[in-house]
RNA sequence: CGAGAGGACCUGGGGAACGCCGGUACGCUUCGGCGUACGGGAGGAAAGUCCGAGCUCCACAGGGCACGGUGCCGGGUAACGCCCGGUCGGGGUGACCCGGAGGAAAGCGCAACAGAGAGCAGCACGCCAGGCCCUCGGGCCUCCCGGCAGACCCGGAGCCACCCGCGUUCUCGCGGCACGGCCACCGGAGAGCACCGGGGACGACAGUCGGUAAGCGUUGAAACGGUGCGGUAAGAGCGCACCGGCGACCCUGGUGACAGGGUCGGCCAGGUAAACCCCACCAGGAGCAAGACCAGACGUGGAGCGUUCGAGGGCGGCCCGCCCGAGCUCCCGGGUAGGUCGCUCGAGGCCGUCGGCGACGGCGGCCCUAGAUGAAUGUUCUCCGCCCCGAAGCGGGUGACCGCCAGGGGAACAGAACUCGGCUUAUGGGCCUCUCGAACC
Numbered sequence: 001c002g003a004g005a006g007g008a009c010c011u012g013g014g015g016a017a018c019g020c021c022g023g024u025a026c027g028c029u030u031c032g033g034c035g036u037a038c039g040g041g042a043g044g045a046a047a048g049u050c051c052g053a054g055c056u057c058c059a060c061a062g063g064g065c066a067c068g069g070u071g072c073c074g075g076g077u078a079a080c081g082c083c084c085g086g087u088c089g090g091g092g093u094g095a096c097c098c099g100g101a102g103g104a105a106a107g108c109g110c111a112a113c114a115g116a117g118a119g120c121a122g123c124a125c126g127c128c129a130g131g132c133c134c135u136c137g138g139g140c141c142u143c144c145c146g147g148c149a150g151a152c153c154c155g156g157a158g159c160c161a162c163c164c165g166c167g168u169u170c171u172c173g174c175g176g177c178a179c180g181g182c183c184a185c186c187g188g189a190g191a192g193c194a195c196c197g198g199g200g201a202c203g204a205c206a207g208u209c210g211g212u213a214a215g216c217g218u219u220g221a222a223a224c225g226g227u228g229c230g231g232u233a234a235g236a237g238c239g240c241a242c243c244g245g246c247g248a249c250c251c252u253g254g255u256g257a258c259a260g261g262g263u264c265g266g267c268c269a270g271g272u273a274a275a276c277c278c279c280a281c282c283a284g285g286a287g288c289a290a291g292a293c294c295a296g297a298c299g300u301g302g303a304g305c306g307u308u309c310g311a312g313g314g315c316g317g318c319c320c321g322c323c324c325g326a327g328c329u330c331c332c333g334g335g336u337a338g339g340u341c342g343c344u345c346g347a348g349g350c351c352g353u354c355g356g357c358g359a360c361g362g363c364g365g366c367c368c369u370a371g372a373u374g375a376a377u378g379u380u381c382u383c384c385g386c387c388c389c390g391a392a393g394c395g396g397g398u399g400a401c402c403g404c405c406a407g408g409g410g411a412a413c414a415g416a417a418c419u420c421g422g423c424u425u426a427u428g429g430g431c432c433u434c435u436c437g438a439a440c441c
Stems, first nucleotide, its partner, number of pairs: 001437007009429002012384007020041002023038006043413001047424002050422005055287004062320004068282004072086005087101001088099004102278002107276001109272002123217001125215001126212003129142005143199005153188004158182003163176005200209003225243006244268002246265008291341004299332001301331005312324003348367008386410004393404004
């Protein structure tokens, strides 16, 4: 100097003129209000309405089921799904960041397609056992026993036209016959197959049935641990040694999550619960448009049920329990939408100090900082402050570079409505600390 990570802070100030809201004090009042003076008057998010509460009402308010929320450990807090510290896992060179962090051995599911095969599997090449054949290269078959074809193909025999030879000589007869063709014969292969009969194993059925999946290969995001030795017909954790994963037990450290180590076990298919689910804990509901009071106005109404043998009700749903109860429900109509309170003194803010890694807490002192209700806190002018760029010149530095300055420019996101503690989202500016890189010395 560049790039990045984390933390807290600020988000203007003064004056003048005009204009608002509320408070305190005094005076006046036609009781509607008016005047003077002095103070005060939007945010870090006021936003989203996502959590937690205070407060109000149901309501005097118990138990359970279902629904919902949280989900590692230890702390903080009024509480929380928040914050702090840690453990484990993931990302990053790093400073640091993220976490959907209980349970897959309770059960039921899912993983498209591809692939033989994604819950106990498995195809092709290859290797092996038995049987048959063979040109000794190899080929075929497979639960066991018995019986046993055919098509096609190969070889042989036979026959046939043309032709040749002899005989005969109108016709014809006998023998041969490469090639070609035919064939109801023989042999081989097909085949100890298909098929038939009987018997067996597995399977709910359908149906399947030589062994093997170490080596090579096919698919996929993911494929049934790795190396070596033994063993086997050939192989395989089949067995063994070591390693890896998982489980059980023990030791050490830690409050704990957990970390390290040891022994045993061939247990060796995993993933997914922000799938249903299981486990642990939490939790009534509705909300300031809650709710309370005042004023004012409005029916000659009708029907049903009920009055202790109980209609109706107890406001997220259901059940039980407990309780209230003389009115309730429906239909046809009518009135009101006004005012006051709630409404701002709070788990409050600031400063100091002590304890704590920290969140935070204790102690002491000081302070009162909006309460509108169609919705106040504004408009104009000016000065100052803040931030950015910044030539020449001057200054600093060993150097890479830096500082001052004329002048120019900029100020984002955005406005209370009962109040707080959080989270999330939007957004301008500088400051501090740390990480990485480059250059200079």
Bacterial RNase P class A from an Alphaproteobacteria bacterium, 441 nucleotides, folded computationally.
It was read from a public genome assembly, where an Rfam model found it.
The coordinates come from a structure-prediction model, not an experiment, and the mean pLDDT is 75.
The source organism's lineage runs through Bacteria, Pseudomonadati, Pseudomonadota and Alphaproteobacteria.
It matches the Rfam family "Bacterial RNase P class A". Gene Ontology terms of the family: tRNA processing, ribonuclease P activity and dimeric ribonuclease P complex.